[in-house]
Context: one part of a larger RNA
Molecule: small-subunit ribosomal RNA, 5' domain
Organism: uncultured bacterium
RNA sequence: GGACGAACGCUGGCGGCGUGCGUAAUACAUGCAAGUCGAGCGGGCCAGUCGCGAGGCUGGCUAGCGGCGGACGGGUGAGUAACGCGUGAGUGACCUAGCCGUGAGUGGGGGAUAACUGCCCGAAAGGGUGGCUAAUCCCGCAUGUGUCCUUUCAUGCGAGUGGAAGGAGAAAGCCGAAAGGCGCUCGUGGGGGGGCUCGCGUCCCAUUAGGUGGUUGGUGGGGUAACGGCCUACCAAGCCUGGGAUGGGUAGCUGGUCUGAGAGGAUGGCCGGCCACACUGGGACUGAGAGACGGCCCAGACUCCUACGGGGGGCAGCAGUAAGGGAUCUUCGGCAAUGGCCGCAAGGCUGACCGAGCGACGCCGCGUGGGUGAUGAAGGUCUGAGGAUCGUAAAGCCCUGUUGACUGGGAAGAGGAUGGACGGUACCAGUCGAGGAAGCCCCGGCUAACCACGUGCCAGCAGCCGCGGUAAGACGUGGGGGGCAAGCGUUGUCC
Numbered sequence: 001g002g003a004c005g006a007a008c009g010c011u012g013g014c015g016g017c018g019u020g021c022g023u024a025a026u027a028c029a030u031g032c033a034a035g036u037c038g039a040g041c042g043g044g045c046c047a048g049u050c051g052c053g054a055g056g057c058u059g060g061c062u063a064g065c066g067g068c069g070g071a072c073g074g075g076u077g078a079g080u081a082a083c084g085c086g087u088g089a090g091u092g093a094c095c096u097a098g099c100c101g102u103g104a105g106u107g108g109g110g111g112a113u114a115a116c117u118g119c120c121c122g123a124a125a126g127g128g129u130g131g132c133u134a135a136u137c138c139c140g141c142a143u144g145u146g147u148c149c150u151u152u153c154a155u156g157c158g159a160g161u162g163g164a165a166g167g168a169g170a171a172a173g174c175c176g177a178a179a180g181g182c183g184c185u186c187g188u189g190g191g192g193g194g195g196c197u198c199g200c201g202u203c204c205c206a207u208u209a210g211g212u213g214g215u216u217g218g219u220g221g222g223g224u225a226a227c228g229g230c231c232u233a234c235c236a237a238g239c240c241u242g243g244g245a246u247g248g249g250u251a252g253c254u255g256g257u258c259u260g261a262g263a264g265g266a267u268g269g270c271c272g273g274c275c276a277c278a279c280u281g282g283g284a285c286u287g288a289g290a291g292a293c294g295g296c297c298c299a300g301a302c303u304c305c306u307a308c309g310g311g312g313g314g315c316a317g318c319a320g321u322a323a324g325g326g327a328u329c330u331u332c333g334g335c336a337a338u339g340g341c342c343g344c345a346a347g348g349c350u351g352a353c354c355g356a357g358c359g360a361c362g363c364c365g366c367g368u369g370g371g372u373g374a375u376g377a378a379g380g381u382c383u384g385a386g387g388a389u390c391g392u393a394a395a396g397c398c399c400u401g402u403u404g405a406c407u408g409g410g411a412a413g414a415g416g417a418u419g420g421a422c423g424g425u426a427c428c429a430g431u432c433g434a435g436g437a438a439g440c441c442c443c444g445g446c447u448a449a450c451c452a453c454g455u456g457c458c459a460g461c462a463g464c465c466g467c468g469g470u471a472a473g474a475c476g477u478g479g480g481g482g483g484c485a486a487g488c489g490u491u492g493u494c495c
Stems, first nucleotide, its partner, number of pairs: 001495004006491005013366006019359002021324001026322003030319003035068003040065002043062008075277003084202008094194003099190008107141001109139003116131006147168009173182003203249003210240003215237008252274004256267004279300005302313004330356001332355003338352001339350004369399004379390004403436001404432006413422001439484005444465003450479005460467002
């Protein structure tokens, strides 16, 4: 000098764009943050309507069964020195629901159970039992182009490809008057996503030198979507290490960011990619996908309710509270836009997101007026007492209208109709009138800016050198001056 997610002191007019718990991965009151589909299903309730009635029809709402979603989106950085990340390659060892395209099929039967209803238990959370019932719920049968397994033939170095025989293995319907639409099953191609493997790179300590028993390899078996000591039995005795193993400390990694002429050093906040975590530890289930933040089970700590028998909870989602701290915001508006989930759709949900609010926290822009004005006014300060200086500065006179106040108009953002939170905002026009808007640090040298008084090694200053003990340009105040300016200084950290 530059930089900052800053803090502190003094000061503070406006706007735009950003940004805001770095500490306790501490504990959390309250509300909201993931639902949706009645065009899968049987019920229940309400309304309308037709009918003498029994009942029918239409519409709405909906607990339950069922489907899809809850593995995305959002948060955090605790752990992790690791194929975790970065980069390059491999998978001839693998998976893939929805989406787009495409081939074939969608035949015929059976069964259970919630809701409901009867009874019972419980303070509650909830639960037990008898009875009834539906489906796109569950289970056989049929068919089987392709698919898979076994055997076999041909071909290819090979993965494979083509053929034959035997075996295995599918399905669900709904809407519509119809046409048709939406689905379902088995394949296949695309696109996208993921698992796994390898080369190289990735902090400090040798005052850590040896480490290792499923350890290293093999065979058989198991397991997985898949390779593998991933697991298991047996066999062998290996494997890593001074090019730093093992141990300890520290740390999420990165695109980048800051600085620097560069080399390098430092750093990883916001935004994008990857990883890890979700009160702590463990476990699996469901599923295309999780070992699952707002799912389940067990244990633990904490906390809440209780009729003492027993139950409930998990903000590192958005706000917000307490605590910690030098320090970090609203319990706001809206689904209008972009996107996500569900739905044929209408639409529903969405603290993702879009906006507004708060904070000079940062960057950028603008303003706090312009012209004229010498009796160089008054006043302050200094003085050699003449004067000098603040100083065209002020007053006065003439203007302007950025900003401000008020009045009126008023968007784009919304694609073919409807739909705008922001917002009566931005912006535009008019009226008023200099009115409401300047401070902070410094002035001994480094370093730009000097006098007076007070003080008297006191009080104090100080980044370094150093100032102060009676004329202090270094302390304090005043006048003046220098620098920057809605900021200016100080502190901290990095180059």